[in-house]
RNA sequence: GAGUCAGCCGGGCGACCGCGUACGGGCUCGACCCGUCCGAGGAACGUCCGGACUCCACAGGGCACGGUGCUGGGCAACACCCAGUCGGGGCGACCCGCAGGACAGUGCCACAGAGAACAGACCGCCGAUGGCUUGCCGGGCAACCGGCUCGCACAGGUAAGGGUGCAACGGUGCGGUAAGAGCGCACCAGCGCCCGGGGUGACCCGGGCGGCUCGGUAAACCCCACCAGGAGCAAGGUCAUACAGGAGGAGGACGGCCCGUCCGCGUGGCGCUUGCGUCACACACCUCCGGGUAGGCCGCUGGAGUCGGCGGGUAACCGCCGGCCGAGAUGGAUGGUCGCCACCGGCACCGCGAGGUGCCGGUACAGAAUCCGGCGUACAGGCUGACUCAC
Numbered sequence: 001g002a003g004u005c006a007g008c009c010g011g012g013c014g015a016c017c018g019c020g021u022a023c024g025g026g027c028u029c030g031a032c033c034c035g036u037c038c039g040a041g042g043a044a045c046g047u048c049c050g051g052a053c054u055c056c057a058c059a060g061g062g063c064a065c066g067g068u069g070c071u072g073g074g075c076a077a078c079a080c081c082c083a084g085u086c087g088g089g090g091c092g093a094c095c096c097g098c099a100g101g102a103c104a105g106u107g108c109c110a111c112a113g114a115g116a117a118c119a120g121a122c123c124g125c126c127g128a129u130g131g132c133u134u135g136c137c138g139g140g141c142a143a144c145c146g147g148c149u150c151g152c153a154c155a156g157g158u159a160a161g162g163g164u165g166c167a168a169c170g171g172u173g174c175g176g177u178a179a180g181a182g183c184g185c186a187c188c189a190g191c192g193c194c195c196g197g198g199g200u201g202a203c204c205c206g207g208g209c210g211g212c213u214c215g216g217u218a219a220a221c222c223c224c225a226c227c228a229g230g231a232g233c234a235a236g237g238u239c240a241u242a243c244a245g246g247a248g249g250a251g252g253a254c255g256g257c258c259c260g261u262c263c264g265c266g267u268g269g270c271g272c273u274u275g276c277g278u279c280a281c282a283c284a285c286c287u288c289c290g291g292g293u294a295g296g297c298c299g300c301u302g303g304a305g306u307c308g309g310c311g312g313g314u315a316a317c318c319g320c321c322g323g324c325c326g327a328g329a330u331g332g333a334u335g336g337u338c339g340c341c342a343c344c345g346g347c348a349c350c351g352c353g354a355g356g357u358g359c360c361g362g363u364a365c366a367g368a369a370u371c372c373g374g375c376g377u378a379c380a381g382g383c384u385g386a387c388u389c390a391c
Stems, first nucleotide, its partner, number of pairs: 001389009011341007019039002022036005041365001045376002048374005053232004060259004066227004070084005085099001086097004100223002105221002107217003122162002124158003129155002131152002135148005170188006189213001191210008236298004245289005251263003266281007305324008342363009
C1' cells in the first nucleotide's frame, strides 16, 4: 500500500418552552395545577423461518398436502449458530455450496454434428480376404484355370487421427494389426469386491483382486429418510349497552378425506305393511335475508431478561455466585428554538512540512403496538483488533 475476518459508535453539552404512562401531593374536583422516576432500534424495516402464549372436547392413528436434506454438537426450537468432512473459487488470509439417491422408474440435453447413452461414420486410414484389372510365367484344342506382379477403391473393415459441440462411451506409452481398437500389457484415474489402520461420524490413508470403463441433469417429475393438528393478540377473557325477527337445509365437532372418540338423536299428530313413511315443534349445527350494538377493563410487559466475576468447552454455548429492573400507547407520546463543541466536505489564507486559522454547507438508515430467538435488506461518517499478500 492492497485485502480478509470480527466487534463498536452513529452525535455530545447547556438553557428555555412543550409531550406520554406510572407514582406522590394540591385544589375552584376541571380532559385542572405542581413535583419525581422513566420514556423507540441495530435494525423497531421485510413478514422469510422457529417458538412462547391463547382458543378449538382429545390433538389419538392414517392418507393427502407441506417442509427439511453431508456429519457431530449447541439451543425452548429452527431452514439458525459452531466445529468438521467433501466439492468449487482465490497466490493467500479466506469465501461459496437447493451437499441423500441417476443401478426404482419417467423425462430433457436447443443449434451444430455421422452420432448425445443398448449411439455413431462427415473428412480420413486400410483394402490382408472377396471383386475389377496391367504385365509375366505355367497348364489347356478352346472356353478357361492356377501362381506372381502393377493399379482401382467396388464390396468390406476401422473409430486410433481430424472435424462438430458445453459435453462424444477413460488417459499416456509400448506391442499387435491390412489399417486400427483395452485387442493385449505397464503405469495412472474411475468403478465394483475384499482386507488392514485412523476417526463418535461424514469420511480419510494404505494394500490386494477384477471386468476393462455403462455421460450430464433431481434449482425436472420422482424415490428415500426425518419433521409437522389447525388458527392466530383483529388470539382470547370479562363487564356494560342494545335488539326483531324470517326462510331454507339435514345431523354436528376451526383447512381436505378416512378410522377412533365425544355431543345431539326428544315430543306429538296422521297413514298403514307394527315397523316404516310423512308433518310440526325442540336440541347440537349449517346457509341466506333483515334489524340493533360496536364502549370499558384484562391480556400488556419480570423476560428461554440483562450486567459483572469465576469455572468448563476449539467454538457455538453451558454451569455457579453476585447485582439491576429500563415505553406500554390506543387518531396512537419523547418535539421545537438558541448557543458552544465534535466529525465530514468545499473555498480562501498562513506554514518547508506535519498542520493551523477563518467562512460556508452537511451529519446516515429509520420509529414500538403481545413478546422472544434467528435470517434477509437499508445505513452519511467514524473507531478498534487479528490475520494475508506485495514492496
Model confidence (mean pLDDT): 78 of 100.
Bacterial RNase P class A from a soil metagenome, 391 nucleotides, folded computationally.
Its Rfam family is "Bacterial RNase P class A". Rfam classes the family as a ribozyme.
The sequence is in RNAcentral, with records from MGnify.
The model forms 92% of the base pairs in the Rfam consensus.